A computed fold for a 74-nucleotide RNA from a Microcaldota archaeon, annotated as transfer RNA. The sequence is in RNAcentral, with records from ENA. Rfam family: tRNA. Its mean pLDDT, the model's own confidence on a scale to 100, is 81.
[in-house]
RNA sequence: GGGCCCGUAGCUCAGUCUGGUAGAGUACUGGACUUUUAAUCCAGGUGUCGCGCGUUCAAAUCGCGUCGGGCCCG
Numbered sequence: 001g002g003g004c005c006c007g008u009a010g011c012u013c014a015g016u017c018u019g020g021u022a023g024a025g026u027a028c029u030g031g032a033c034u035u036u037u038a039a040u041c042c043a044g045g046u047g048u049c050g051c052g053c054g055u056u057c058a059a060a061u062c063g064c065g066u067c068g069g070g071c072c073c074g
Stems, first nucleotide, its partner, number of pairs: 001073007010026004020057001028044005050066005
């Protein structure tokens, strides 16, 4: 230098192919229960979907560029 994969909630990830309300588990916060704690139950998503531009009525999703990480080739 070239190619491919990954980047989404505090953490681990799904969703992308086929554009249409941004989700799961866990953690956390509040409440119930309990003498207390734990466990259990109920409620709560706090997010520029790495970033920028473009396409579109509409973009996490498509296109281009770019940043970070990983693998391979030279």